[in-house]
RNA sequence: UGACGAUAAUAGCAAACCUGCCGAAAGGCAGGGACGCAAAACUGCGGGCCUAAUUCCUCGCAAGGGAUACGGCAGCCGGGUUACCGAA
Repeated sequence: UGACGAUAAUAGCAAACCUGCCGAAAGGCAGGGACGCAAAACUGCGGGCCUAAUUCCUCGCAAGGGAUACGGCAGCCGGGUUACCGAA
């Protein structure tokens, strides 16, 4: 330095759920809270998944139905970037 990851040490993050705020929604942010996490740090680049405001189609008096990401998920899997510790 690379790989690897311990019932080691030191620190860290925080699922569900609750409250408030933002958002059309998915979801996000803050506080509480811990299921878990050795990258559960960052990055929507590939795949996947969620939502459907907008737009289009359809049906129409209206309502409705379908498609659609330019919106999201990094705690779904890969890729990329960076990082703490050091037993085997």
c-di-GMP-I riboswitch aptamer from a Syntrophomonadaceae bacterium, 88 nucleotides, folded computationally. It was read from a public genome assembly, where an Rfam model found it.